[in-house]
RNA sequence: GCGGAGGGUCGGAUGGCCGCGGGGCCCGAGGCUCCGAGGAAAGUCCGGACUCCCUGAAGCAACGGUGCCGGGUAACGCCCGGGCGGAGCAAUCCGACGGAAAGCGCCACAGAAAACAAACCGCCGGUCGUUCGACCGGUAAGGGUGAAACGGUGGGGUAAGAGCCCACCGCGGGACGGGCAACCGGACCGGCACGGCAAGCCCCACCGGGAGCAAUGCCAAAUAGGGAUCUCGCGGGGCGGAUAACCCCAGGGCCGCUUCAGCCCGAGAGAUCCGGGUUGGCAGCUAAAGCCAGCGGGCGACCGCUGGCAUAGAGGAAUGGUCAUCCAUGGGCGGGGCAACCCGCCCUGGACAAAAUCCGGCUUACAGACCCUCCGCGCGG
Numbered sequence: 001g002c003g004g005a006g007g008g009u010c011g012g013a014u015g016g017c018c019g020c021g022g023g024g025c026c027c028g029a030g031g032c033u034c035c036g037a038g039g040a041a042a043g044u045c046c047g048g049a050c051u052c053c054c055u056g057a058a059g060c061a062a063c064g065g066u067g068c069c070g071g072g073u074a075a076c077g078c079c080c081g082g083g084c085g086g087a088g089c090a091a092u093c094c095g096a097c098g099g100a101a102a103g104c105g106c107c108a109c110a111g112a113a114a115a116c117a118a119a120c121c122g123c124c125g126g127u128c129g130u131u132c133g134a135c136c137g138g139u140a141a142g143g144g145u146g147a148a149a150c151g152g153u154g155g156g157g158u159a160a161g162a163g164c165c166c167a168c169c170g171c172g173g174g175a176c177g178g179g180c181a182a183c184c185g186g187a188c189c190g191g192c193a194c195g196g197c198a199a200g201c202c203c204c205a206c207c208g209g210g211a212g213c214a215a216u217g218c219c220a221a222a223u224a225g226g227g228a229u230c231u232c233g234c235g236g237g238g239c240g241g242a243u244a245a246c247c248c249c250a251g252g253g254c255c256g257c258u259u260c261a262g263c264c265c266g267a268g269a270g271a272u273c274c275g276g277g278u279u280g281g282c283a284g285c286u287a288a289a290g291c292c293a294g295c296g297g298g299c300g301a302c303c304g305c306u307g308g309c310a311u312a313g314a315g316g317a318a319u320g321g322u323c324a325u326c327c328a329u330g331g332g333c334g335g336g337g338c339a340a341c342c343c344g345c346c347c348u349g350g351a352c353a354a355a356a357u358c359c360g361g362c363u364u365a366c367a368g369a370c371c372c373u374c375c376g377c378g379c380g381g
Base pairs, nucleotide, nucleotide: 001377002376003375004374005373006372007371008370009369010368012326013325014324015323016322017321018320020036021035022034023033024032025031026030038352042363043362045361046360047359048358049357050212051211052210053209055261056260057259058258059257060256063208064207065206066205067204068082069081070080071079072078083097084095085094086093087092098203099202103201104200105197106196107195120143121142122139123138124137125136126135127134128133151169152168153167154166155165156164170192171190172189173188176185177184178183216283217282218281219280226274227273228272229271230270231269232268235249236248237247238246251265252264253263254262290309291308292307293306294305295304296303297302327350330347331346332345333344334343335342336341
């Protein structure tokens, strides 16, 4: 100097005038003062806080989610560290990463043959023939097909070959050692043989109710205590003047199933459809698992202590308009300088994009500027 990788910050600023929303103070029309969109506010993909519903507890089932190990966190499918596998020269990045001897299923076409299968070309031996070639036996080293062909390389051996034998690798077992663990190393032994897919069903481990701020609560007001159809059931006793009221039982129900408990009905319980009223106001609504700084612990995610700050709450939805100056980027002109670069003038004018209950993540979009660390290549001192 060029290229690449990882992490972080900003993503406009200041002043005047006019105009908006919220809070506070002033008796107050009104005045003064403080605050007023994002790193993604987006996607609605995860996890929660909060609210309501299912009668409660326990167990089981169904359905769904995650899937190496150890940590972090309120929690997660997130984050950190590690292991294994893959990509890359490397920094680094990616991984639906438990189980294929529990079972079922799939591997098209091509090919001789795709799971405990198999001989198309070829090689070797024998018989016949002897120009070509035919038949029998052996073979899977060479070639072909394919994503993948029942180990690879080298040597010996053989008629030619083959783990047939040997060395190394690979594969299976494995004393022992390291590590919390996933895993790693590994003396020694071995028949030298037991493909893939579970992001196919499935098995295993762990986790999990449903809706959602249009949740929900209060006030005011209004209407039609509306109409139709269907299912199950309407039993007994006590007290009593009494088909009153009250009490008890059988029975029925509240759950996907069961046990325990509780509650409702005991003459009512439930389902479906049509129609009518209310579209008003208040709350929920912003102090949060919040942010900042210092110190300490930890490889790190993060945690602890101390101190400080108060940073939107609209309700069809507020932060806008205008003037001036500065600034990022780009372009042009002029000057200085070997160069890097510096100065002056003019023009240009900044991406993705806007809260709506609130947080922690992930994913996607993004003009431009800056900082730190690392890797590779080249050159000079």
Molecule: Bacterial RNase P class A
Organism: Boseongicola sp. H5